The prediction has a mean pLDDT of 83. A computed fold for a 72-nucleotide RNA from a Candidatus Gastranaerophilales bacterium, annotated as transfer RNA. It was read from a public genome assembly. Its Rfam family is "tRNA". It is annotated as a transfer RNA.
RNA sequence: GCGGGUAUAGUUCAGUGGUAGAAUGUCUCCUUCCCAAGGAGAAGAUCGCGAGUUCGAGUCUCGUUGCCCGCU
Numbered sequence: 001g002c003g004g005g006u007a008u009a010g011u012u013c014a015g016u017g018g019u020a021g022a023a024u025g026u027c028u029c030c031u032u033c034c035c036a037a038g039g040a041g042a043a044g045a046u047c048g049c050g051a052g053u054u055c056g057a058g059u060c061u062c063g064u065u066g067c068c069c070g071c072u
Base pairs, nucleotide, nucleotide: 001071002070003069004068005067006066007065010024011023012022013021018055026042027041028040029039030038048064049063050062051061052060
């Protein structure tokens, strides 16, 4: 230099162009003499960044950045 993969909640990951979710963690409450376990609820994401297409983009297109793999 070329090609491919990947980026979404604190963490690990889902998400077929139409309300952004789960697990775990955090906080509150219930249960218990206390802890752990269990139960109920809450908060937490400008979906890496910038454009484009579309009535509508996490999803499609282009550019760009980080990381991983391969080729030269």